[in-house]
RNA sequence: AGAGUUGGCUGAGCAGUCGCUGUUUUAUCAUCACGAUAAAAUGGAGGAAAGUCCGGGCUCCAUUGGGCAGGGUGCCAGGUAACGCCUGGGGGGCGUGAGCCUACGGAAAGUGCCGCAGAAAAUAUACCGCCUGUCAUUUGUGCCCCGCGUGGGUAUAGGCAGGUAAGGGUGAAAAGGUGCGGUAAGAGCGCACCGCGCAACUGGUAACAGGAGUGGCAUGGUAAACCCCACCCGGAGCAAGAUCAAAUAGGGGAACAUACGCGUGGCCCGCGCGGUUCUUGGGUAGAUUGCUUGAGCUGCAAGGCGACUUGCAGCCUAGAUGAAUGGCUGUUCUCGACAGAACCCGGCUUACAGGCCGACUCUUUCU
Numbered sequence: 001a002g003a004g005u006u007g008g009c010u011g012a013g014c015a016g017u018c019g020c021u022g023u024u025u026u027a028u029c030a031u032c033a034c035g036a037u038a039a040a041a042u043g044g045a046g047g048a049a050a051g052u053c054c055g056g057g058c059u060c061c062a063u064u065g066g067g068c069a070g071g072g073u074g075c076c077a078g079g080u081a082a083c084g085c086c087u088g089g090g091g092g093g094c095g096u097g098a099g100c101c102u103a104c105g106g107a108a109a110g111u112g113c114c115g116c117a118g119a120a121a122a123u124a125u126a127c128c129g130c131c132u133g134u135c136a137u138u139u140g141u142g143c144c145c146c147g148c149g150u151g152g153g154u155a156u157a158g159g160c161a162g163g164u165a166a167g168g169g170u171g172a173a174a175a176g177g178u179g180c181g182g183u184a185a186g187a188g189c190g191c192a193c194c195g196c197g198c199a200a201c202u203g204g205u206a207a208c209a210g211g212a213g214u215g216g217c218a219u220g221g222u223a224a225a226c227c228c229c230a231c232c233c234g235g236a237g238c239a240a241g242a243u244c245a246a247a248u249a250g251g252g253g254a255a256c257a258u259a260c261g262c263g264u265g266g267c268c269c270g271c272g273c274g275g276u277u278c279u280u281g282g283g284u285a286g287a288u289u290g291c292u293u294g295a296g297c298u299g300c301a302a303g304g305c306g307a308c309u310u311g312c313a314g315c316c317u318a319g320a321u322g323a324a325u326g327g328c329u330g331u332u333c334u335c336g337a338c339a340g341a342a343c344c345c346g347g348c349u350u351a352c353a354g355g356c357c358g359a360c361u362c363u364u365u366c367u
Base pairs, nucleotide, nucleotide: 001363002362003361004360005359006358007357008356009355010354012332013331014330015329016328017327018326020044021043022042023041024040025039026038027037028036029035046338050349051348053347054346055345056344057343058237059236060235061234070233071232072231073230074229075089076088077087078086079085090104091102092101093100094099105228106227110226111225112222113221114220127168128167129164130163131162132161133160134159135158139157140156141155142154143153144152145151176194177193178192179191180190181189195217196215197214198213201210202209203208241289242288243287244286251280252279253278254277255276256275260274261273262272263271264270296315297314298313299312300311301310302309303308333336
């Protein structure tokens, strides 16, 4: 200098002016009280506020305990309120490297599945090939012999019965690989090396790593197929829930009145309903609350490789409910991306113009 890897920060600035919304103060008005209006001061979106995918707080409902069903997680250790998140480590894969990716328990508990091709896709099997025996000199073919014929002998093609898994071919995958010995031909049949299984012992908290020795090899893949094993999980969600509580709405109770009306098949009594006053519970509309002081933020110190934790000090940083955070003007620059809170928090994922900082790797050149 070029090409990369990785961790973090930032997300146009300044001024003026007019608004919107929360809070506080003051003034005026009104009142039993809540309050209304005006002015001033002051606060007012994000790193993702997003997707709503995980985990928790909070609230209500359910709940003795245990099991089944269902769902989730799945190498080890740690962190955390908790997690499917994070940190550190191990195994595997990729990259020259920094580094990146990893649903990474069990296939010898059982069941299922493995398209096409191929003989065979898992109780191994045998298409071509290789080998042995036999049919047996009768059919074909070659060779040899003789007394030359419808002679004899022998080999082979072919048929049949077996052996074999070296070689060929198929496939993503073929029952350890290479070589030598061995054999009728072959074969872990034997041996050497490599691979594989088991494994004393050693290191490590563990995952795991190394491995004396031992076994001729001892059983293909698939569990994001059923399943098995271990661990975890009650449901609904702030439109949760709580408080106050209007009416020409309706309910309960008590007292009074039973004059009048209606019902009790016609009449009387009685009873019931309708009346007045007092009282009371629920609760619709509506209002208030939940609502932002919290697993909070900043700084320092300590512990830890780290995630993170502890201590001390300081700080308060949106809280609406038809729902605010905007408009205009001037000016500067590198001319500005993705995007807008709605109960809160921890994560993950996705979107994103540009700028800044740190650490590291490879290549080339120069000193």

Model confidence (mean pLDDT): 77 of 100. Bacterial RNase P class A from Methylovulum sp., 367 nucleotides, folded computationally. Its Rfam family is "Bacterial RNase P class A". The family's RNA type in Rfam is ribozyme.